[in-house]
RNA sequence: GCUCUGGUAGCACAGUGGUGGUGCGUCCGGCUGUUAACCGGAAGGUCGAAGGUUCGAAACCUUCCCAGGGCG
Numbered sequence: 001g002c003u004c005u006g007g008u009a010g011c012a013c014a015g016u017g018g019u020g021g022u023g024c025g026u027c028c029g030g031c032u033g034u035u036a037a038c039c040g041g042a043a044g045g046u047c048g049a050a051g052g053u054u055c056g057a058a059a060c061c062u063u064c065c066c067a068g069g070g071c072g
Base pairs, nucleotide, nucleotide: 001071002070003069004068005067006066007065010024011023012022013021018055026042027041028040029039030038048064049063050062051061052060
């Protein structure tokens, strides 16, 4: 330099055009003599950045940034 994959909650990840989710963690409550476990609930997101397509974009297109793999 070329090419492929990935970037979504604190962490690990799902989500292939129509309300952004799950598990763990955190917080509150229940249960318990207490803690843990278990049960219920809540908070937490400019979906890497900018632009484009579309009535509508996390998703499709372009460029760029970051991480990893392959080729030279």

About this RNA
A computed fold for a 72-nucleotide RNA from Candidatus Iainarchaeum sp., annotated as transfer RNA. It matches the Rfam family "tRNA". By type it is a transfer RNA. It was read from a public genome assembly. Its mean pLDDT, the model's own confidence on a scale to 100, is 84.